[in-house]
Notes: A computed fold for a 394-nucleotide RNA from Geomonas limicola, annotated as Bacterial RNase P class A. The sequence was found by an Rfam model in a public genome assembly. Rfam family: Bacterial RNase P class A. By type it is a ribozyme.

RNA sequence: CGAAGCAGACCAGAUGGCCGCUGCCUGCCUGGGUUUAGGCACAGGUGGGGGGAGGAAAGUCCGGGCUCCACAGGGCAUGGUGCUGGAUAACGUCCAGCGGGGGCAACCCCAGGGAUAGUGCCACAGAGAGAAGUCCGCCCGCCAAAGCUUCGGCGAGGGCGGGUAAGGGUGAAAGGGUGAGGUAAGAGCUCACCGGGUUCGGCGGUGACGUCGGAUGCCAGGUAAACCCCACCAGGAGCAAGACCAAAUAGGGAAGCGUCAAGGACGGCCCGUCCGUGCUUCCGGGUUGGUUGCUUGAGGGUGCCGGCAACGGUACUCCUAGAUGAAUGACCAUCGCCCGCCUCCGGGUAACCGGUUGCGGGAACAGAACCCGGCUUACGGGCUGCUUCGGCCA
Numbered sequence: 001c002g003a004a005g006c007a008g009a010c011c012a013g014a015u016g017g018c019c020g021c022u023g024c025c026u027g028c029c030u031g032g033g034u035u036u037a038g039g040c041a042c043a044g045g046u047g048g049g050g051g052g053a054g055g056a057a058a059g060u061c062c063g064g065g066c067u068c069c070a071c072a073g074g075g076c077a078u079g080g081u082g083c084u085g086g087a088u089a090a091c092g093u094c095c096a097g098c099g100g101g102g103g104c105a106a107c108c109c110c111a112g113g114g115a116u117a118g119u120g121c122c123a124c125a126g127a128g129a130g131a132a133g134u135c136c137g138c139c140c141g142c143c144a145a146a147g148c149u150u151c152g153g154c155g156a157g158g159g160c161g162g163g164u165a166a167g168g169g170u171g172a173a174a175g176g177g178u179g180a181g182g183u184a185a186g187a188g189c190u191c192a193c194c195g196g197g198u199u200c201g202g203c204g205g206u207g208a209c210g211u212c213g214g215a216u217g218c219c220a221g222g223u224a225a226a227c228c229c230c231a232c233c234a235g236g237a238g239c240a241a242g243a244c245c246a247a248a249u250a251g252g253g254a255a256g257c258g259u260c261a262a263g264g265a266c267g268g269c270c271c272g273u274c275c276g277u278g279c280u281u282c283c284g285g286g287u288u289g290g291u292u293g294c295u296u297g298a299g300g301g302u303g304c305c306g307g308c309a310a311c312g313g314u315a316c317u318c319c320u321a322g323a324u325g326a327a328u329g330a331c332c333a334u335c336g337c338c339c340g341c342c343u344c345c346g347g348g349u350a351a352c353c354g355g356u357u358g359c360g361g362g363a364a365c366a367g368a369a370c371c372c373g374g375c376u377u378a379c380g381g382g383c384u385g386c387u388u389c390g391g392c393c394a
Stems, first nucleotide, its partner, number of pairs: 001390008010382002013335005019329001021052002024049008033040002054365001058376002061374005066238004078234005083097005098112001099110004113229002118227002120223003135168002137164007147154002176194006195219002197216008242292004252283006263275004299318008337362005344355004
């Protein structure tokens, strides 16, 4: 100097002017209410002061707090998770490891239990995709036979039956690999070595596991984010949760009054009582509306201590939106940032690097809605730290 990797609890334009938006505090004016009055609270208007989105506020995919409902205990179903140890309120997250894979390396990726419990699937090609399979080849037997012949026989090519998984061929994948023995030809059929599995033991490790040694020919494909099996976890709904105040109208209940007209029950009839009906008052529930829940919390920062780390402890310190048809904005100027072209300067052999006048262009993703911890996705550009590889110089 170039090319890369990782981490960040990094930034997310700045200043000024002008016009606005929304809560809080406050002055004045107006209005009706209340009070003897001073005053008080409310509504509207108008000034002043101060506050006002994010790294993801997003997707709503996990986990928890909080709230209401349900709940003896156990099981089934359903859903989720799946190497080990730890962190945590909890997690599918994070940290440190193990095993496997990729990269020269820094480093990155893996739902990473079970495929001899059972079932399913494996495109195309291929004979066969599974306790499989004979297409070619190899070998044996039988049949018939061109031809050659020293007349004893030898027999290419063909047909049928059988053996063979060594060799060829197909495929992503076809019954461990190399060699020897063996055989008609072959085959872990047998043997040696190598690889894998199972099992026993020693050593190291909390453990996943690693390593060393012994025994055993056990070697019969893959796939479980396919069904399934095993182990473990999970009650449901969500701030539109929940709590409180409370209007008109309609409907419900109670009391009182009325009973003009007419009805039902008791009754032979009347009175009367009850039902029903009308009016008034009161009560309670719900709807509109309002208040609350609501932002001080598993909270942030700095130092120290423990831990490899995630994280935990402790001292000091800070308070930073709370809206509800939903505010946090728009324009202008200057400066700063990025890109392209041009001018010039400096460094360098050069590639190139740094700076600079001017012109032109660009500045993203995206908007809190009860609150946290994560994951995932989107994003113009910039900054800081650590590390690796290559080139050159000393």